The RNA shown here (Bacterial RNase P class A) has 340 nucleotides and comes from Massilia sp.
The prediction has a mean pLDDT of 78.
Its Rfam family is "Bacterial RNase P class A". Its family is annotated with ribonuclease P activity, tRNA processing and dimeric ribonuclease P complex in the Gene Ontology.
RNA sequence: GAAGCAGGCCAGACAGUCGCUGGCUGGCGCCGCAAGGCGCUGGCGGGAGGAAGGUCCGGACUCCACAGAGCAGGGUGACGGUUAACGGCCGUCCGCCGAAAGCCGCAAGGUAUAAGGCGAGGAAUAGGGCCACAGAGACGAGCGUAUUUAGUUACGGUGAAACGCGGUAACCUCCACUCGGAGCAAUUCCAAAUAGGCACGCGUUGAUGUUGCUCGCGGAGCGUGCGGGUAGGAAGCUUGAGCGCCGGAGUAAUUCGGCGCCUAGAGGAAUGAUUGUCGUGGCGGGAGUCCCUUCGGGGAGACCAGCCAACAGAAUCCGGCCUAUCGGCCUGCUUUACAC
Numbered sequence: 001g002a003a004g005c006a007g008g009c010c011a012g013a014c015a016g017u018c019g020c021u022g023g024c025u026g027g028c029g030c031c032g033c034a035a036g037g038c039g040c041u042g043g044c045g046g047g048a049g050g051a052a053g054g055u056c057c058g059g060a061c062u063c064c065a066c067a068g069a070g071c072a073g074g075g076u077g078a079c080g081g082u083u084a085a086c087g088g089c090c091g092u093c094c095g096c097c098g099a100a101a102g103c104c105g106c107a108a109g110g111u112a113u114a115a116g117g118c119g120a121g122g123a124a125u126a127g128g129g130c131c132a133c134a135g136a137g138a139c140g141a142g143c144g145u146a147u148u149u150a151g152u153u154a155c156g157g158u159g160a161a162a163c164g165c166g167g168u169a170a171c172c173u174c175c176a177c178u179c180g181g182a183g184c185a186a187u188u189c190c191a192a193a194u195a196g197g198c199a200c201g202c203g204u205u206g207a208u209g210u211u212g213c214u215c216g217c218g219g220a221g222c223g224u225g226c227g228g229g230u231a232g233g234a235a236g237c238u239u240g241a242g243c244g245c246c247g248g249a250g251u252a253a254u255u256c257g258g259c260g261c262c263u264a265g266a267g268g269a270a271u272g273a274u275u276g277u278c279g280u281g282g283c284g285g286g287a288g289u290c291c292c293u294u295c296g297g298g299g300a301g302a303c304c305a306g307c308c309a310a311c312a313g314a315a316u317c318c319g320g321c322c323u324a325u326c327g328g329c330c331u332g333c334u335u336u337a338c339a340c
Stems, first nucleotide, its partner, number of pairs: 001336010012278007020047002023044009049311001053322002056320005061183004073179005078092005093121001094119004102111003122174002127172002129168003139164001143156004187235004197226006209217002242261008280309004285304002289300004
């Protein structure tokens, strides 16, 4: 230089203004015995992701159920390891795929491995089902030709499989292991107004109401207490199988130790808008410049101003898988050409 792989990282930067959300804190006022609470007004920090997504798999947590056993049903499936757990991940085996070069070939093309990738990878002699196209015949033996005392023996174009101890389990099935259900709108606590419930008391000998009282009017409820539910509020709610660095064990996944750090917690749901400067990429444009020209035109890089900016967005929390994604950066591995 040619070619092929694997892994990691970023997700515009800075500044100003106006907001939103939550935390800490100062001042003033009110309430309160106090702790503290509320209101107004200042200050200082925090505030989406690599997938927050799909809700596919596995757990934590909460409630319900649960003596034990069986049937049905679901899931998983080489071997070993890892983990809280997994259908994830790591390693190994097996099978398949996998480039240039090389080799074969006139050519079309064929030929095989590396790094690496993929695999629902248990059982086909327990049983059932199925086997496209081609082929006379496709699962159970028949058929054709030849042959033999004898369905006795041999062969049969096609096809993945043919006259058989065939293939297929990503068809049923069998075997082994495994699986209770619902989910933070789980669950728990506090708790109005109105209506309704229960108990007691008062009430047609007129309660309550109507204006504070009397009269008048009206005419069947009223008062107190208790308990349930709703609105609303609080907890669950973010310190965790956490993150970073260093060291040890291990091929690795992973794990152990030390030091350091705290990094949204809203909840009908904040994390935004805008301005300026700079940067990256893209798009079309402009005057001049350069190159080519068949004189019609075509092309080039820099400059200038303009426009555009991926997928997407927490909602109890983790571990995975899958899917979406503008543009860019870094590292490593394998094969090989050439030069030294």